[in-house]
Order: sequence, then structure tokens, then C1' cells
RNA sequence: CUGGAUGGCGCAGGAGAGAUCACCCGCGCGGUGACGCCGAAGGGGUAUCGCCCCAGAAACUCUCAGGCAAAAGAACUGCACCAUCGUC
Repeated sequence: CUGGAUGGCGCAGGAGAGAUCACCCGCGCGGUGACGCCGAAGGGGUAUCGCCCCAGAAACUCUCAGGCAAAAGAACUGCACCAUCGUC
């Protein structure tokens, strides 16, 4: 100097599913309960391979948690910066 991996911060994009019903109230998009749903915070389960009852994935799967107007959040993607590792 170049570009790579991991993590963090900032910016941009970012899906799905009842603005359901009942009750309460200080009438608010609130609170509680019930039923019905969603998967892309997090979490659990799992294949192949391997040193094999151990370790270990996922956008698959389960919905514990979370969510089902908006807002917020959101895996993931792009850009930039910082730190560490390693390469030339």
C1' cells in the first nucleotide's frame, strides 16, 4: 500500500401476521383476558463431516421470548470509520 476475516459504531434499504373480540378505565393508538396468526431480534432442535452418545450449521424447523395500524424493533445487504487477526 492492497484487498480478506471477525467484532463494534454511524448512515441508507429492509418482509410477514387481527387497527380482532370482551371487560375495565382517567376515553389515549391505554390496561387485562380470550381466540386467531407471523418469523428476519434473541433462543431451542437438527444434517453432512470429524477425533462419533462429543462437538456442530442454516434464511430449514419450533414459536420459549418477541411481534401482528403507525412508531419502535428487525435477520440480511451496501457505504464509511475504528479495533484485532492474518496476507501481499